[in-house]
């Protein structure tokens, strides 16, 4: 890094589905028999990314978040695939830097826009500096001044390597090679290599620090959401139990007036107000068919519809970005085309016990061995809407 993840029977349950009967009969359940099915490589974490389902939503800016080297691959992705740069580590090869070959790693855009920050050691940590030490003047030592970044020495990190020449000693000072910077060409889709030419060299590191640039994003989540709908308690509609008088309002018919808005008069009609009589229902209390009293008759209870809403049911739920094979395309990811298959759908949640053989090591014993015999064990963990990915866990065994 791929793969498996105990095998087989036989007993008894568990959840779901088909068939017969049987029992209720609300037409759906329940119950007996018999056959089918019944957890993973991670079902875990819930860390990306979608599919669904609902809310939201004029434009556009600003805050936020996340991605961040190129090119393909996907429904998509921060996933995977190839490819550059670049960093380690080997192993060649060079006088030496470096180079070239293989293996390996990753939040790999910008440090020449701007602010920051770089502990501790050190002279110094970035407008540069002189602690040792070389040089070199003050004759000489000790000391002071000058030069000086080749060695030392600090440190994660020291102001272009390397080499050879100069130089008092050094130093890109000169020059080769080696990096780097601008210009140009070429090759590549691109990311970037490669090659002229020009310039002695300017610009230490960090963006997982703030930032700068590019791109992208809207919010819950199947306990989304639909549908069907008790009992209880609220809301709303409406029905019901008379009669009669006065009286005011509302309505309305006719007449007459008339400043054309209305007004007077007569009459109807109103389960719409007050009064007021009777009469009805009821409680009492005397008590026999009557009295007397008190509520009510004004809508509280009652009746019938109707609409929300929960209990509870049902759909959502499992035929799918599906698995298996064999082909073709492509370096691969992957697509694509043919043929075959059905692979849990429950829901406070089923998939599990027991026995036998066998298998895998482990310990003890027996036996020259080969083997036997005995015991105790066989990991991680477990759908809960459905896929892609990552990341952790995980006895044993195979390649």
């Nucleotide at each position: 890094g791929a793969c498996c993840g105990g095998a087989c029977g036989g007993c008894c349950g568990c959840u779901u589905u088909c068939a017969c009967c049987g029992c209720u009969u609300u037409c759906g359940g329940c119950g007996u028999u018999g056959g089918g099915a019944g957890a993973g490589g991670a079902a875990a974490g819930u860390c990306c990314g979608a599919a669904c389902u609902c809310c939201g939503c004029a434009g556009a800016g600003c805050a936020g978040u996340g991605u961040g080297c190129c090119g393909g691959a996907u429904a998509a992705c921060g996933u995977c695939c190839g490819g550059g740069a670049c960093g380690u580590c080997a192993g060649g090869u060079u006088c030496a830097a470096g180079c070239c070959u293989g293996a390996u790693g990753g939040a790999c855009g910008g440090a020449a826009a701007g602010u920051g920050c770089c502990a501790c050691a050190g002279a110094a940590a970035a407008c540069a500096u002189a602690c040792c030490g070389c040089c070199u003047u003050g004759a000489c030592a000790a000391c002071a001044g000058g030069g000086u970044a080749a060695g030392g020495g600090u440190g994660a990190a020291a102001a272009g390597g390397u080499g050879c020449g100069g130089u008092a000693a050094g130093a890109g000072c000169g020059c080769a090679c080696c990096g780097c910077c601008g210009c140009c060409g070429c090759a590549g889709u691109g990311a970037u290599g490669c090659a002229g030419c020009g310039g002695g060299c300017a610009g230490g590191g960090c963006a997982a620090a703030c930032c700068c640039c590019a791109c992208a994003c809207g919010g819950a989540g199947c306990a989304a959401g639909a549908c069907c709908a008790a009992a209880u308690a609220g809301g709303g509609a409406g029905g019901a139990a008379a009669u009669c008088c006065g009286u005011g309002g509302c309505u309305u018919u006719g007449a007459u007036u008339u400043u054309c808005g209305a007004a007077u008069c007569a009459g109807g009609g109103u389960u719409c107000g007050c009064g007021g009589a009777c009469a009805c229902g009821u409680g009492c209390c005397g008590g026999c068919u009557c009295g007397g009293u008190g509520c009510g008759u004004c809508a509280a209870a009652c009746c019938u519809c109707c609409g929300g809403g929960u209990a509870g049911g049902u759909c959502g739920c499992u035929a799918g970005a599906g698995c298996c094979g064999a082909g073709c395309a492509g370096c691969a990811a992957u697509g694509c085309u043919c043929g075959g298959c059905c692979c849990a759908g429950a829901g406070g949640a089923a998939u599990g016990g027991c026995c036998g053989u066998c298998c895998c090591g482990c310990a003890g014993g027996a036996g020259c061995a080969a083997u036997c015999c005995u015991g105790a064990g066989g990991a991680c963990a477990a759908a809960a809407u459905u896929c892609g990915g990552c990341u952790u866990a995980c006895a044993g065994g195979u390649c």
Model confidence (mean pLDDT): 76 of 100. A computed fold for a 399-nucleotide RNA from uncultured Candidatus Sulfotelmatobacter sp., annotated as Bacterial RNase P class A. Lineage of the source: Bacteria > Acidobacteriota > Terriglobales > Candidatus Korobacteraceae > Candidatus Sulfotelmatobacter. The sequence is in RNAcentral, with records from MGnify.